[in-house]
């Protein structure tokens, strides 16, 4: 440094970095200068960022998985994952009751429309600090700033001249 094996803890807009991007070393090549020192590219090694929060989980499978913020440059370019989306099962809601069907769904489990509330957003920006040689990384404070989506009063539509039964 690697293997195995045990246990303990964590993360689901979560993880991770083979490219490319930036950083530092190097009595390593190479190159500009006469020459040292610098400077530039290569190499080797060691590093660095690599997505800001909101919403979201029945089971199987199958899939290129929602939403806005910042920024105007890498929140490039990939990987693995996944609560979305499709089709089946189950299972619940509406249509008096069963059933079938159909609509819409998933335990807060019916539709279109919707006034109105929730959505208290974080990063970013300011400022005061701590840590790295450096790339950068972190802590505290301040004052902001969405959409999706959820709830929802009112209206508004609702089972094939189903099938049984009442």
């Nucleotide at each position: 440094u690697g293997g195995u094996u045990u246990u303990c803890g964590a993360a689901a807009g979560c993880g991770c970095c083979a490219g490319a991007a930036c950083u530092g070393u190097c009595u390593a090549c190479a190159u500009g200068u006469g020459a040292a020192g610098c400077g530039u590219g290569u190499g080797a090694c060691a590093g660095u960022g690599g997505a800001c929060g909101c919403g979201g989980u029945g089971g199987a499978g199958g899939u290129u998985a929602g939403c806005g913020a910042a920024a105007g440059a890498u929140u490039c370019g990939g990987c693995g994952g996944g609560u979305g989306c499709c089709u089946c099962c189950c299972g619940a809601u509406g249509u008096g009751a069963u059933c079938c069907g159909c609509a819409u769904u998933g335990u807060u489990a019916c539709g279109g429309u919707g006034a109105g509330c929730c959505g208290c957003a974080a990063a970013a920006c300011u400022g005061u600090g701590g840590g790295g040689u450096g790339a950068c990384c972190u802590a505290c404070a301040c004052g902001a700033c969405a959409a999706a989506g959820g709830c929802g009063a009112g209206u508004c539509a609702g089972g094939a001249u189903g099938a049984u039964u009442u």
Predicted 3D model of a 166-nucleotide RNA (glmS glucosamine-6-phosphate activated ribozyme aptamer) from Sulfoacidibacillus thermotolerans.
The source organism's lineage runs through Bacteria, Bacillota, Caryophanales, Alicyclobacillaceae and Sulfoacidibacillus.
Rfam family: glmS glucosamine-6-phosphate activated ribozyme aptamer. It is annotated as a riboswitch.
The sequence was found by an Rfam model in a public genome assembly.
Model confidence (mean pLDDT): 76 of 100.